[in-house]
RNA sequence: UUGAUAAAAGCCAAACCCAUCGCGAGGUGGGGACGGAAAACCACGGGUCUCUUUAGGGAUGGAGAAGACAGCCGGGUUGCCUGGA
Repeated sequence: UUGAUAAAAGCCAAACCCAUCGCGAGGUGGGGACGGAAAACCACGGGUCUCUUUAGGGAUGGAGAAGACAGCCGGGUUGCCUGGA
């Protein structure tokens, strides 16, 4: 620099359950493994969701110098093992 997930050593942990925090989306800890080579980190662009507020009979829409999701898609930063050059 480039390729691959075959092997080895490790790592993370969806759904679900329990505890706890939060109005909530969700967070954290424990159990548990569907999966993951960035399922490590960053809300930068898009997206989804929540809360507040607002227009409306409602469906639904607008606004927020309010939030959540990095295991939705891009982007950025860093990076383990291993094959070739």

A computed fold for an 85-nucleotide RNA from a Pseudomonadota bacterium, annotated as c-di-GMP-I-GGC riboswitch aptamer. The source organism's lineage runs through Bacteria, Pseudomonadati and Pseudomonadota. It was read from a public genome assembly, where an Rfam model found it.